The RNA shown here (c-di-AMP riboswitch aptamer (ydaO/yuaA leader)) has 131 nucleotides and comes from Aneurinibacillus migulanus. Rfam family: c-di-AMP riboswitch aptamer (ydaO/yuaA leader). About the family: This family represents a conserved RNA structure found upstream of the ydaO and yuaA genes in Bacillus subtilis and related genes in other bacteria. The source organism's lineage runs through Bacteria, Bacillati, Caryophanales, Paenibacillaceae and Aneurinibacillus.

[in-house]
RNA sequence: AAAGUUUACUUGCCGAAUUCACAUAAUGUGAAGCGGGGGACGAUUUAAUUUUGGGGUGUAUCCGUAUCAACGGAAAGAGACCUUAUCCUCUUAACCCGUCAACUAACCUCGUAGGCACGAAGGGAGUAAAA
Repeated sequence: AAAGUUUACUUGCCGAAUUCACAUAAUGUGAAGCGGGGGACGAUUUAAUUUUGGGGUGUAUCCGUAUCAACGGAAAGAGACCUUAUCCUCUUAACCCGUCAACUAACCUCGUAGGCACGAAGGGAGUAAAA
């Protein structure tokens, strides 16, 4: 000097996944906020289904080629205040219910993880520091 590992703090990214209080040796409990599921009447002459099973969270689906896991395209989504028919990069997973659920007021119920490190330009808005 460089690289790697560990710990603490700060600023942020994807995501609903944050904050507060109490208690405990540790584990934990509750509330607020955010997010999800179930669940009438009614209306439409039916929203859909009835093994070709069906359904849910999520952007994560579809089409074609091809031959065993990849390529191409479309749609959808993300990239540090907002926005742009702009350019660029990236994702296109994973899991759950268990034969069963459309929408749905009251009502009932569940989750609050995990993984990461910053694209460019134009326009707009706001704020701080320095000179």